A computed fold for a 108-nucleotide RNA from Isoptericola sp. QY 916, annotated as Glycine riboswitch aptamer.
RNA sequence: CGAACCGCGACGGGAGAGCUCGCGCCGCGCCCCCGCAAGGUGGCCGGCCGGCGCCGAAGGAGCAACCCUCCCCGGGAAUCUCUCAGGCAUCCGUACCGUCGUGGCGAG
Numbered sequence: 001c002g003a004a005c006c007g008c009g010a011c012g013g014g015a016g017a018g019c020u021c022g023c024g025c026c027g028c029g030c031c032c033c034c035g036c037a038a039g040g041u042g043g044c045c046g047g048c049c050g051g052c053g054c055c056g057a058a059g060g061a062g063c064a065a066c067c068c069u070c071c072c073c074g075g076g077a078a079u080c081u082c083u084c085a086g087g088c089a090u091c092c093g094u095a096c097c098g099u100c101g102u103g104g105c106g107a108g
Stems, first nucleotide, its partner, number of pairs: 001108001005104009018052001020051003024048004029044003033040002053088003059084001060082003066075002
């Protein structure tokens, strides 16, 4: 000087599945109607809770080859499987990928 590998930061790329149901609850929310008013019925929107259906790419769990001289036990990857968690219009975000910067280790 410095490959590969690992961490961190910034930027860019980056999927799936409900615009579902409820005489449910809430709102100085919006609209129609009634009412002098206070207020009330209904509809819509948003949030919460619950039901049903569904998705896999945060996290978590499972394992094939193989390793542990053989067996048991154990170890053992993923965007595979499960769906506990999470999510199901768009957006955001996430696995993962790339670029740049930076740090560690460090073949040579």

It matches the Rfam family "Glycine riboswitch aptamer". From the family's description: This family represents the bacterial glycine riboswitch. It was read from a public genome assembly, where an Rfam model found it. NCBI's taxonomy places the organism under Bacteria, Bacillati, Actinomycetota, Actinomycetes, Isoptericola. The coordinates come from a structure-prediction model, not an experiment, and the mean pLDDT is 75.